Transfer RNA from Maritimibacter sp., 73 nucleotides, folded computationally. It matches the Rfam family "tRNA". By type it is a transfer RNA. The RNAcentral record of the sequence draws on ENA.

């Protein structure tokens, strides 16, 4: 320098182009215990790295940056 592959609440994560973006962890309530921890419920937390196009309708499909990671000489 080129090929390729990620980038989704605070963390890891899943997501055939259509209804409120799945889940674990973890936080905050209640239930449960004389209390703690396990358990059970419930509940806040998201500009889907950015910018543009395509399309009735983009986390998903194209381009083009950004950041990471892997091959390559």
């Nucleotide at each position: 320098g080129c090929u390729c592959c990620g980038u989704u609440g605070g963390u890891c994560u899943a997501g055939u182009g259509g209804u409120u973006a799945u889940g674990a962890c973890g936080c905050u309530c209640g239930c449960c215990u004389u209390a703690c921890a396990c358990g059970c419920g419930a509940g806040a937390g998201g500009u889907c790295c950015c910018c543009a196009g395509u399309u009735c309708a983009a986390g998903c499909c194209u381009g083009g940056g950004a950041c990471g990671g892997a091959g390559u000489a």
The source organism's lineage runs through Bacteria, Pseudomonadati, Rhodobacterales, Roseobacteraceae and Maritimibacter. The coordinates come from a structure-prediction model, not an experiment, and the mean pLDDT is 80.